[in-house]
RNA sequence: AGAGUUCGAUCUUAGCUCAGGAUGAACGCUGGCAACAUGCUUAACACAUGGAAGUCAGAUGGGAACUAGUGUUUCCAGUGGCGGACGAGUGAGUAACGUGUAAGAACCAACCCUUGGGAGGGGAACAUUAGAUAGAAACGGCUGUUAAUACCCUAUAGGCUAAAGAGCAAAAGGAGGAAUCUACCCAAGGAGGGGCUUGCAUCUAAUUAGCUAGUUGGUGAGGCAAUAGCUUACCAAGGUGAUGAUCAGUAAUUGGUCUGAGAGGAUAAUCAGCCACACUGGGACUGAGACAUGGCCCAAACUCCUAUGGGAGGCAACAGUAGGGAAUUUUCUGCAAUGGGUGAAAGCCUAAUGGAGCAAUGCCUCAUGGAGGUAGAAGGCCCAUGGGUCGUGAACUUUUUUUUCUCAAAGAAGAAGUAGUGAUGGUAUCUAGGGAAUAAGCAUCGAUUAACUCUAUGCCAGCAGCCGCGGUAAGAAAGAAGAUGCAAGUGUUGUCCGAAAUGAUUGGGCGUAAAGUGUUUGUAGGUGGCUUUUUAAGCCUUCCAUUAAAUCCCAGGGCUCAACCCUAGAUAGGUGGUGGAAACUACCAAAUUGGAGUACAGUAGGAGCAAAGGGAAUUUUCGAUAAAGUGGUGAAAUGUGUAGACAUCGAAAAGAACACCAACGGUGAAAACACUCUACUAGGUCGACACUGACAUUGAGAGAUGAAAGCUAUGGGAGUGAAUGGGAUUAGAUACCCCAGUAGUCUUACUCGUAAACAAUGGAUACUAGGCGUUCUGCGUAUCGACCCGUGCAGUGCUGUAGCUAAUGCAUUAAGUAUCCCACCUGGGGAGUACGUUUGCAAGAAUAAAACUUAAAGAAAUUGAUGGGGACCCGCACAAGUGGUGGAGCAUAUGGUUUAAUUCAGUGCAAAGUGAAGAACCUUACCAGGGCUUGACAUAUUGUGAAUCCUCUUAAAAGAGAGAGGUGCCUUUAGGAACGCAGACACAAGUGGUGUUGCAUGGUUGUCGUCAGCUUGUGCUGUAAGGUAUUAGGUUAAGUCUCGUAACAAGCGCAAUCCUCAUGUUUAGUUGCCAUCAUUGAAUUUGGAACCCUGAACAAACUACUAAUGAUAAGCCAGAGAAAGGUGAGAAUGAUGUCAAAUCAUCAUGCCCCUUAUGCCCUAGGCGACAAACAUGCUACAAUGGCCGAGACAAAGGGUCGCGAUCCCGCCAGGAUGAGCUAACCCCCGAAACCCAUCCUUAGUUUGGAUUGUAGGCUGCAACUUGCUUGCAUGAAGCUAAAAUCACUAGUAAUUGUCGGUCAGCCAUACGACGGUGAAUUUGUUCCUGGGCUUUGUACACACCACCUAUCACACCAUGGGAGCUGGCCAUGCCCAAAGUCAUUACCUUAACUAUAAGGAGGGGGAUACUGAAGGUAGGGCUAGUGAUUAGAGUGAAGUCAUAACAAGGUAGCCGUACUGAAAAGUGUGGUUG
Repeated sequence: AGAGUUCGAUCUUAGCUCAGGAUGAACGCUGGCAACAUGCUUAACACAUGGAAGUCAGAUGGGAACUAGUGUUUCCAGUGGCGGACGAGUGAGUAACGUGUAAGAACCAACCCUUGGGAGGGGAACAUUAGAUAGAAACGGCUGUUAAUACCCUAUAGGCUAAAGAGCAAAAGGAGGAAUCUACCCAAGGAGGGGCUUGCAUCUAAUUAGCUAGUUGGUGAGGCAAUAGCUUACCAAGGUGAUGAUCAGUAAUUGGUCUGAGAGGAUAAUCAGCCACACUGGGACUGAGACAUGGCCCAAACUCCUAUGGGAGGCAACAGUAGGGAAUUUUCUGCAAUGGGUGAAAGCCUAAUGGAGCAAUGCCUCAUGGAGGUAGAAGGCCCAUGGGUCGUGAACUUUUUUUUCUCAAAGAAGAAGUAGUGAUGGUAUCUAGGGAAUAAGCAUCGAUUAACUCUAUGCCAGCAGCCGCGGUAAGAAAGAAGAUGCAAGUGUUGUCCGAAAUGAUUGGGCGUAAAGUGUUUGUAGGUGGCUUUUUAAGCCUUCCAUUAAAUCCCAGGGCUCAACCCUAGAUAGGUGGUGGAAACUACCAAAUUGGAGUACAGUAGGAGCAAAGGGAAUUUUCGAUAAAGUGGUGAAAUGUGUAGACAUCGAAAAGAACACCAACGGUGAAAACACUCUACUAGGUCGACACUGACAUUGAGAGAUGAAAGCUAUGGGAGUGAAUGGGAUUAGAUACCCCAGUAGUCUUACUCGUAAACAAUGGAUACUAGGCGUUCUGCGUAUCGACCCGUGCAGUGCUGUAGCUAAUGCAUUAAGUAUCCCACCUGGGGAGUACGUUUGCAAGAAUAAAACUUAAAGAAAUUGAUGGGGACCCGCACAAGUGGUGGAGCAUAUGGUUUAAUUCAGUGCAAAGUGAAGAACCUUACCAGGGCUUGACAUAUUGUGAAUCCUCUUAAAAGAGAGAGGUGCCUUUAGGAACGCAGACACAAGUGGUGUUGCAUGGUUGUCGUCAGCUUGUGCUGUAAGGUAUUAGGUUAAGUCUCGUAACAAGCGCAAUCCUCAUGUUUAGUUGCCAUCAUUGAAUUUGGAACCCUGAACAAACUACUAAUGAUAAGCCAGAGAAAGGUGAGAAUGAUGUCAAAUCAUCAUGCCCCUUAUGCCCUAGGCGACAAACAUGCUACAAUGGCCGAGACAAAGGGUCGCGAUCCCGCCAGGAUGAGCUAACCCCCGAAACCCAUCCUUAGUUUGGAUUGUAGGCUGCAACUUGCUUGCAUGAAGCUAAAAUCACUAGUAAUUGUCGGUCAGCCAUACGACGGUGAAUUUGUUCCUGGGCUUUGUACACACCACCUAUCACACCAUGGGAGCUGGCCAUGCCCAAAGUCAUUACCUUAACUAUAAGGAGGGGGAUACUGAAGGUAGGGCUAGUGAUUAGAGUGAAGUCAUAACAAGGUAGCCGUACUGAAAAGUGUGGUUG
């Protein structure tokens, strides 16, 4: 100090999560020692048992023991003194003068200290005790005796009552032989302590806004230690609150502690200060001090004892128990130390405290060994099978060490002041002996985050802090091996701070991400021009006091170090006081004019309100003319019209709105405002510079205003028009379109108070480049005047620099630079919702949560993809044509069905005459049956035989059995090679598989597409993704070329190169050609190299030439010449990529699967089935034809297991024969359409040939399933084909035959080649389709087969309402009223004093009145739980119905409002551009 996570990628906003530290912690696994700390955070729940506060005999009477006695010693129940108000515990209550801090005046004061003075004289009792007595006990009552440092009277002093007067009013002894010590009383002072008062600080909530009756003040009286409504009587009506009263919730507080750079935030264990409490509530007594933790009284609850009459108790002291809980210790030891109480003292008491025990609860030391040791052992794991790694690690060696451990000896300090005194403790420490001996785990290893492989699992089991992992190759689950981190611990969980600038004072924002109130006036408050003065509150500064100690920091020291402890020092900040300064803010006072305002003089305007007037249009009514339609739409229909519409003309009525002018023009605070004129009213602005003299600005609450819709009432109602009705459209159409049409729209008076009320931009002031418009108004210049030109103020627009911004953009009208004030925001959803409150007639509005859910939601920009967006361009894409398919029959392929099997793959274009360039057997992968098991095939080993071949038996065949014949090649003569047969060895190594996965792959292929695109380097540009280049102007078939240009170059594509065809030249002439120059009857022979043809090599075409055009370019158009002209024609050639496209069945191949079978061999069958469906073809439907006869003209290809001439036979298919040919030689081989001629004459025919019968032929072991073919006979559908759809632009379509491969034969009408004959049309790009480039929108990026909304149905979860029901808390009124204080009271009683001896004063009891806790009751307020049922919300795998939104989303969307509808939604009205 940062990191992960939204996206295809980027930047930003924003949340979620993590890494750090801490803890009174808990849980899992593990656990050696020591020191120092810490240890019920929950039930202020209930408590058994023990002890935690006593002491003094030197205050006093008394008892006991000892003693012969005097006396000595000892004890302590009672009286008396001091102390039980400290110490120890807990945090329930308390939001308070409780605490903190700083002050104050009207106080107290036992013990302690200092000073001064005093203690004279008397008296009466009560405990103890004795006696009798009540009670179970606790505890008493009665009579008699008695002491004191207990009590009383008196004297005196000081003191007090403001003064005077008058009054009140003290004392005590004890010890000692004595000196003396000690105690007592009064007064004054001190120390430390306490009570009281005050300023400031001290949690949350306004969905708590008013609260208060002793309340606020005064007077009198009372009361207190003291002030005071503290109490009371009377009087007054105050007091308090948006600077948050009151009510409600929560909470002890501080020093400190944790965290943080700090500011802060959180916290309130241990230690320390203060407060409060002591089973719950109330009360007083005593006392210096209490309304009292181990005291008292009363009431309630609970527990215990009881003789049932009545009593006792209070662990939030220390141990400990039960309970609660995730969770927290011993019923230990000692007063040796430090303190406390008491005493003259010794001493006694002390669960304060000093110690020990338990717990890894924390912090801090130490150890679990050291040295040597490679055969790199065994074993594990991995492996490319070579090895690597665990790993010097272990074993092993050692005359190494002993912290710790074990066993023995010694043995502390802590103790002060001469002595004595040690719980801890025989502990720490030390010495000797022993021996490596007694001692390592936990978590993690996808990224964050240091650390990686294997096995098994297969969206299962599981993991996970966030992102996420797991669906057969998991570094993420589980195990293993290894590695990493920390280490007597380690990981998880909870909580706090940090990271988080994610509440922002330091230190955030608000055009579009969350966020500017619709606008304005203005109160409180905040802020405020210039000059001079006063004061000194803020501010600055000197000094003083305080801020307890501990802690933190720092220095030194002590425990072996450290943690820990001791000593000394330092410290920011706060509060108060004091002296000073006077710049700034503030205060006081006085000026000033620049801000602001007033008056004056002009001026512009749809500014407001009220009244009057006007014309165009519409509708209706009346009248006239006229005659069949009109109206409306994409097209129609509903509607209207012969009872006269529409159209045209004239007249009248009504209501609403005001064309043109009209303009990023004007006015107003905004909403809003427009025919003309008038009355009244408000504001702005320019000018001039008279007046006031800071009067300003902002503005919480508050007031006013506020489109449209809506509500109430009154009028009005032409047009328009929610709702509604009808007609269309549609799958439906509660819509879009059409015909009607109510409320509304208009007026008046109220109401409502909201809009995308928007510039999505609060108001004010100042400053900061320009340029171009425009409105109002001044000035200068100019002119006769109007323009023009220049310039200022106030508005209103565009563009643009600096600057700002995440970007987009803003930019003197700021989103720039600054100041002031206000409103608002803090992830998305739930939700602007619920509840509560305010408001409204209602509709609603305003204010405004939580549970729950989620890891994103969003802004801007980028690249793609896409659009029923736009522009440009191309293509047989359309159009223009020609011929088809779709209808018929047949062939083939497919789906489907069937089957034992109908093997498999391929399925929109881009599957379907495809793989298959040949399924009768074979092929063959399928099915049935029969067989084989190291195999049909490969390698290695042994033996034998060469191999091949032939015959027989059996069997469906495979197979099994038997027999015959026979030896080649090489050779070093041992043998070897190849081949056949047989055997053995090992289920090891492996074989075989057309078994699975094309979504694990290679290779190959299809497609977009022969479309013109796809990229890179350097540079430039942008925060970046990216862009530029590759865009723009032209041009091209082309990213082809040119020109311009922040680009310059380059690569893969295009083109060219290669092949075929078209022309010519040269060369070469056999088997080809020729005989114009020959020969023969003919075969033939001879000759030629001219022609044809063939082979080879060259030439030729490049916009080269001319003209027009174009930018003088690239090019284009026309022409010339040329065999060919603008790519000459055709083929091959297929960029980056897309489709998880196709193929594991061509082949190769990973993983998985089968191994007497999913392998191999064989026979027969199947792949050929057949209702209807689809695709590709063939043949046709005829006269441009068919039949018959005759006659012409090709190219290319194939041939020795072959092509096969000739002749003979057969109607034919074919048979027999076998010349020639290894091919420019021989053969296949007859080309057909065509031409000539005959017949047919428009018909199911002399068309068409399916189907069927019959007789033959050929191939082949085999022709039934299931071949081809011939003759004769038979003679089906079909007369040009609906919707729809295909191909083709020239030697093309169409038509016509020929050949080839595969192949024994052939289901070939297929496929691939070849020539013959040989058209029509396009001078275009509106549309369909596909593509390219560009622009635009986007909520898409798996990319429109996208995304996505609402209802309904199902499951789960939290919440609201709800007749109510049940608790808790709070206050109030009334009733009853305990204990108790004060008051009253001759009712009773009474030692001290008085006394006239009756009594009095004083006291006590009882009673009375006020008050008073608990309790009862009544109506309230707040709050919690629960509730039949109901409402919406959320989440879910995925159903139903639609398709509202995102593209012009197919009716642009959205906001407010109203109505309507299963639902998204639709429509009306006004607004907005996002």
Predicted 3D model of a 1474-nucleotide RNA (small-subunit ribosomal RNA) from Jacaranda copaia.
The RNAcentral record of the sequence draws on SILVA.
Rfam family: Bacterial small subunit ribosomal RNA. Its family is annotated with ribosome and structural constituent of ribosome in the Gene Ontology.
Its mean pLDDT, the model's own confidence on a scale to 100, is 84.